[in-house]
Molecule: c-di-GMP-I riboswitch aptamer
Organism: Methylocaldum sp. 14B
RNA sequence: CUAGGACAAAGCCACACUCGUCGCGAGGCGGGGCCGGAAAGCCACGGGUCUUGAUUUCAAGACAGCCGGGUUGCCACA
Numbered sequence: 001c002u003a004g005g006a007c008a009a010a011g012c013c014a015c016a017c018u019c020g021u022c023g024c025g026a027g028g029c030g031g032g033g034c035c036g037g038a039a040a041g042c043c044a045c046g047g048g049u050c051u052u053g054a055u056u057u058c059a060a061g062a063c064a065g066c067c068g069g070g071u072u073g074c075c076a077c078a
Stems, first nucleotide, its partner, number of pairs: 002078001005075001012037002017032006035065001041071003045068003048063006
């Protein structure tokens, strides 16, 4: 540096649900919680699903723990 993740080791995140809060809403943020995760770190670029407004097209938004892609990172082995 590269590609994978057996055996470990140190750790990390936090599904559902719940309390508070913001939002028309999908959902976000904080606390509890812990199903799971080798990137369940980050990015809305492509697809997809969802929300709002139109409704002939369409427009604006949400989801990174839906898939793909980009990018950064710990450890062991090779």